This is a predicted structure of a 111-nucleotide RNA (Glycine riboswitch aptamer) from an Anaerolineae bacterium. The coordinates come from a structure-prediction model, not an experiment, and the mean pLDDT is 83. Taxonomically the source falls in Anaerolineae (Bacteria, Bacillati, Chloroflexota).
RNA sequence: ACCAAUUGCAGGGGAGAGUCUCGAGCUAAGUACAGCAUCGGGCACCGAAGGGGCAAAUCUGGCGAAACGCCGCCGGAUGAAACUCUCAGGUAAACGGACCCUGCUCUUGAG
Numbered sequence: 001a002c003c004a005a006u007u008g009c010a011g012g013g014g015a016g017a018g019u020c021u022c023g024a025g026c027u028a029a030g031u032a033c034a035g036c037a038u039c040g041g042g043c044a045c046c047g048a049a050g051g052g053g054c055a056a057a058u059c060u061g062g063c064g065a066a067a068c069g070c071c072g073c074c075g076g077a078u079g080a081a082a083c084u085c086u087c088a089g090g091u092a093a094a095c096g097g098a099c100c101c102u103g104c105u106c107u108u109g110a111g
Base pairs, nucleotide, nucleotide: 003109004108005107008104009103010102011101012100013099018043020042021041022040023039024038025036026035027034044091045090046089050087051085052084053083057078058077059076060075061074062073063072064071
C1' cells in the first nucleotide's frame, strides 16, 4: 500500500400505516366554497428518529444439611435485537427515516 473494525462529514438508495373528522389560527375570497410545512380535541392505525422492557448465559445472597465442592429451591445484579411496548414520532406529496452503498476523514488492529 491493501484489509478489518470504528468516529465525523458529503452524495445516493430507503418501508409501514387516515390526503379521516371537529374547532382555532393564517392565506385567499368577499354569503361562501377552498388551501396550509401550524395548534388543540376525537376515533382508527404504523414502527425504521429517539426512548422503555426482557431470554440464554455469567456473577451473587439465603435455605436444604453434620456439609468444602457438586446438586436442588427461592431471590438479587449484569445482560441483545430488525423481538416487544407504542411514551415520543409518524399515516397523499414535501420534510423526516433505522439500515445499506460510495468518497474523504478520526482512532485502533493486523501487516